A computed fold for a 361-nucleotide part of an RNA from a Candidatus Zixiibacteriota bacterium, annotated as large-subunit ribosomal RNA, domain IV. RNAcentral holds the full RNA, with entries from ENA. Its Rfam family is "Bacterial large subunit ribosomal RNA". Rfam links the family to the GO terms ribosome and structural constituent of ribosome. Lineage of the source: Bacteria > Pseudomonadati > Candidatus Zixiibacteriota.
Context: one part of a larger RNA
């Protein structure tokens, strides 16, 4: 010096990223309890007073247990028996009466998530999954899907569209707005394109044979052209499905959801106009926000004093409506803000115990 504990003057978060660790409450019985709310809660709200031991009372009562018994007979009630309060009232001791020991601190405001539940076995338990709810879509049984597959076969499901499978929300409550130009899905089927197949106009290769040409008396033989059939090799127009192109619907499908210029008798502003562009140009609600860059945005609260929080404003760099929007009581080892209480978290150390580390042996 260290680990683990105890106590501490006046103060009391002034520590500190943050009250982080401490310390405060703590049982039981009384009283006695707001806002809000889905009427259940909120709630042990809060906040307050009692607590021993002796005697006396109430009283061997009320109650409990229960025997015979009683009964509408597994019910129930209930003579004996046993246990036995609560409550006033006198009165003792102590600094202290749930005497030790174990045993909620609470209010409050905002953000997310409704809600209990699930998770990164070993550095995240949460706002992250999950849920109930809402909705699309698929699928009429040998169902779709999903395992396996040459099949058979199995799961769905010994179900049948109030049911089963994907998909997206995420309790309730208000509500959920334009856009089908673009990808996707659904439906058509005129028409254009279009596979293999079919078709066989032409074309080449071979070649019997016929012709010329050179040699020979001739048989024959060289060199060249033509070219039938068959073989082969290639191929045209024509006809051929679905697909795409097209035509139409469809966004709780993937997804989008304007610029620019002018204008009102102070001044700003623009309810009006214009003009370009689009498939439409963000409706309602919210808004410097888990989203604001600029920004410690103005302006109001709290605070002597606040980059954080509240409550507004709106000029949304870049909210916005089942990728949901906005509330919302009730919950949350959530996240962030304010206030009582309480402390050694600090002002600023002290001291004490047990262990260790040093140091002799």
């Nucleotide at each position: 010096c260290c680990c683990u504990c105890g106590u501490u003057a006046a103060g009391g978060a002034a520590c500190u990223a943050g009250g982080c660790a401490a310390a405060a409450u703590g049982g039981c019985c009384c009283c006695g309890u707001a806002a809000c709310u889905u009427c259940g809660g909120a709630a042990g709200a809060a906040g307050g007073g009692g607590u021993a031991c002796u005697c006396c009372u109430a009283a061997g009562u009320a109650g409990g247990u229960g025997u015979a018994g009683u009964g509408u007979a597994c019910a129930a009630c209930g003579a004996a028996g046993c246990c036995g309060a609560a409550u006033g009232g006198a009165g003792u001791c102590a600094c202290a009466g749930u005497a030790a020991a174990g045993a909620g601190g609470c209010c409050u405001g905002g953000g997310u998530g409704a809600c209990u539940g699930u998770u990164u076995a070993c550095u995240a338990a949460a706002a992250a999954c999950a849920c109930a709810u809402g909705a699309c879509u698929c699928u009429g049984c040998u169902a779709a899907g999903c395992c396996c597959u040459u099949a058979a076969g199995g799961c769905g499901a010994c179900g049948u569209a109030u049911a089963g499978g994907g998909u997206c929300u995420g309790a309730c409550a208000c509500c959920u707005g334009c856009c089908c130009g673009g990808u996707g899905c659904u439906g058509g089927a005129a028409g254009g394109u279009u596979a293999a197949g079919a078709g066989g106009u032409g074309g080449g290769g071979u070649u019997a044979g016929u012709c010329u040409u050179g040699c020979g008396a001739a048989a024959g033989u060289u060199a060249g052209a033509c070219g039938a059939a068959g073989c082969u090799c290639u191929a045209a127009a024509u006809c051929g499905a679905a697909g795409c192109c097209c035509c139409a619907g469809u966004a709780a499908a993937c997804g989008g959801c304007g610029g620019c210029c002018g204008u009102a008798a102070c001044u700003a502003u623009a309810a009006c106009g214009g003009u370009c562009c689009u498939a439409a140009g963000g409706u309602a609600g919210c808004g410097a926000a888990a989203u604001u860059c600029c920004u410690u945005g103005u302006c109001g609260g709290g605070u002597a004093a606040a980059u954080u929080c509240c409550g507004a404003c709106c000029u949304g760099c870049a909210c916005g409506a089942a990728u949901g929007g906005u509330g919302u009581a009730a919950c949350a080892a959530u996240u962030u803000g304010g206030g009582c209480g309480c402390u050694g978290u600090c002002u600023c150390a002290a001291c004490g115990a047990g262990g260790g580390a040093c140091u002799c042996g």